[in-house]
Predicted 3D model of a 76-nucleotide RNA (transfer RNA) from Lutimaribacter degradans. NCBI's taxonomy places the organism under Bacteria, Pseudomonadota, Alphaproteobacteria, Rhodobacterales, Lutimaribacter. Rfam family: tRNA. Rfam links the family to the GO term triplet codon-amino acid adaptor activity. Its mean pLDDT, the model's own confidence on a scale to 100, is 81.

RNA sequence: GGGAAUAUAGCUCAGUUGGUAGAGCAGCCGCCCGAUAAGCGGCAGGUCACUGGUUCGAGUCCAGUUAUUCCCACCA
Numbered sequence: 001g002g003g004a005a006u007a008u009a010g011c012u013c014a015g016u017u018g019g020u021a022g023a024g025c026a027g028c029c030g031c032c033c034g035a036u037a038a039g040c041g042g043c044a045g046g047u048c049a050c051u052g053g054u055u056c057g058a059g060u061c062c063a064g065u066u067a068u069u070c071c072c073a074c075c076a
Stems, first nucleotide, its partner, number of pairs: 001072007010025004019056001027043005049065005
């Protein structure tokens, strides 16, 4: 220098054909227990990496940028 993949809650990850953003763990509250763990119920937590575009409507499609990872080439 060329190409590809990934980016969604504190963490690990889903998200179908574009149509209300979710799960598990962690956190908080409660139930249960003599108490703790486990179990059960509930609550909270999001600029879907960033910018722009298309669309009635974008996590999803398109363009650019950034970060990380990988492959190829080049130098040594």